[in-house]
Context: one part of a larger RNA
This record gives sequence, structure tokens and C1' cells, in this order.
RNA sequence: UUGGGCGUAAAGGGCGUGUAGGCGGUUUGUUAAGUCAUGUGUGAAAUCCCUCGGCUCAACCGGGGAACGACGCAUGAAACUGACAAGCUAGAGUACCAAAGAGGGGGGUGGAAUUCCCGGUGUAGCGGUGAAAUGCGUAGAUAUCGGGAGGAACACCUGUGGCGAAGGCGACCCCCUGGUUGGAUACUGACGCUGAGACGCGAAAGCGUGGGGAGCAAACAGGAUUAGAUACCCUGGUAGUCCACGCUGUAAACGAUGGGCACUAGGUGUCCGAGGUAUUGACCCCUUGGGUGCCGCAGCUAACGCAUUAAGUGCCCCGCCUGGGGAGUACGGUCGCAAGAUUAAAACUC
Repeated sequence: UUGGGCGUAAAGGGCGUGUAGGCGGUUUGUUAAGUCAUGUGUGAAAUCCCUCGGCUCAACCGGGGAACGACGCAUGAAACUGACAAGCUAGAGUACCAAAGAGGGGGGUGGAAUUCCCGGUGUAGCGGUGAAAUGCGUAGAUAUCGGGAGGAACACCUGUGGCGAAGGCGACCCCCUGGUUGGAUACUGACGCUGAGACGCGAAAGCGUGGGGAGCAAACAGGAUUAGAUACCCUGGUAGUCCACGCUGUAAACGAUGGGCACUAGGUGUCCGAGGUAUUGACCCCUUGGGUGCCGCAGCUAACGCAUUAAGUGCCCCGCCUGGGGAGUACGGUCGCAAGAUUAAAACUC
């Protein structure tokens, strides 16, 4: 536990699908549960309030009254909420035409580069640093040319560009597949919004089984640096990074800003559409829809700042906060192979 809040002070769930629930456009009729009115009954006493009185006053006590915020019953009202019935099309959706996109899954292909192997040329160094050394090299390295193997990532294009609910997604081609936007009509007829639980997705690291392993690289070893150097620098280097299947379920999972609808000055850039004007044509220009940025008025804000992509003005639904430490810990529960995750205190202390 009323209330006040949640960009940065404590506080938005990592993200979606959706159950219960909450909330819900417009017209007419019926009903009368909520609602409202009238009447009536109950609402013990004491207490509280008003008034009068008794103890010398008061506390205290007594008499009378009001009230007891509530409930039952009867009758009535019908605007609003609900229920029922019948409609509507402005919300929502379906069909049609068109468009953009690193959206997802699978298969295939390509070139540059690193490393390694083989061969040729060639000779004494290479490499590395602040300077060096460890290291590599006369058993021929580095450099250079030709051939081959293998793995991983896709330079330029690349852009406060695009797509996705979020995590995230970037070479090219093919197959399967989700979502979005614009346009003009037709159709359905409130089918909507949110969403406790639930279910699914969820970077990196990590775990299990089996593969793979070029480069990079925790751990580890060596060389330096240093007073020391369990580091920063250098030479190596194993897990891992990659693939398949399964698990984990976390993050500064961030816009540190939950979702939906409506309203409230503008200016400017960019991406994807539609229409108009003009033109030989493409631009340009004007109008308009959807994204994504910057600037800025009113308003808001403690300030910073936000400002039609709101942190403005309102409504609906969910999540969360309530001084710091103890502590996102202990215990218990649930989940996990484990690591651990999740739920989540108290003593004590300032």
C1' cells in the first nucleotide's frame, strides 16, 4: 500500500505470441444488474457529536437528542455502464495491383589475403621493439616466381542507408519462407487494445556428444620492463573462436525512455512509395503516405535536455520503485549435466 513516481536521482520486464482478467467505436429498441430518487424496516448497549444535569470544578457519571458513513424490502426513473436483440462503417481485417529491403532457413559457387606443403631463382640474414632479447635461418630462412592443401571472414559498394519484435542481419546465385509500405476499389462488420500466469525467441562466454582447426587467442611457457611485474610490450601457444545436434537464459539485452489510441507551430536532410506540373527524356518544382536523422515554438523538466519518432496534453492495460550498507546475498522452492539462473529476506549498522 492513501499517494507520489520510473531518460540521467530508487524504479520499464531482454523481446514476442497469447490464456484469464481489465478496458473498449457508432445507431435504435428491450431490460433494469450497476446507478439515481422516494417510502419503509434493521442498524443492541457503550463510545463519538449536540444539549441538560450530578459529584465544590474537571476527569468521571446520568437523562434526552442526533448520528451510526452500512444493509434488506417495496415503488419509480432510464441519461450513463452492463445484459439481450437488430443494424452501421470512421477502428481492425481480407481480396487485388505495385514496391523496397544485410528479415529468416537450406543448398551451391567465387575472388583477395593469412598459414602450411612441393618445386625454381637466390644468399646471410630475418623477425621484433622505446631499445632489446627470447624465436626463425648455411640441414639454405626472409625476399621473389610457379603449383597445391585447408580453414575462416567477405575489402571497395557502405551511407545518423536498409530490414527485423528483440537478440541481431553484409560476397554472388538458386530453392523454401515471415513481415512491412503505397495505390484504387470491393468485401467482413467491432472481429479491437493490453496482457498476470503460460509458451516461444534470445549477443558473447560457458557446458555435453561428434566433427573441424587457417588466422586469432584466455590458460600456460619463454624474453623484456620493473624495487617487484603472477601485468601492460615481444616470441610462442592450448581450450575456445567454425559446423551439426542438445543445454544454458544472462548483458551498459541501452533510446539506460513498456505497449496502444487521439490531440498539440514549423524548418531542413535522407530512404521507400503515390499523384500533379514541366520536359524530347532524366532531373528540378508542387501535393501527399510510410520510415529514419538534425534544428526548433508552445508545453514539460531539478537541471541537462525532450519537443508530431515527446520526456507535451489526455485515456486504457501491463511491469516496476519506496533511504545507504548488509544483498541481488542467506535459507527454502523451481530450473540446470555443471557453471549457475530465477524467486527473495532478516539480524546488525549508518
Overview:
Predicted 3D model of a 350-nucleotide part of an RNA (small-subunit ribosomal RNA, central domain) from an uncultured Desulfuromonadales bacterium. Rfam family: Bacterial small subunit ribosomal RNA. Model confidence (mean pLDDT): 88 of 100.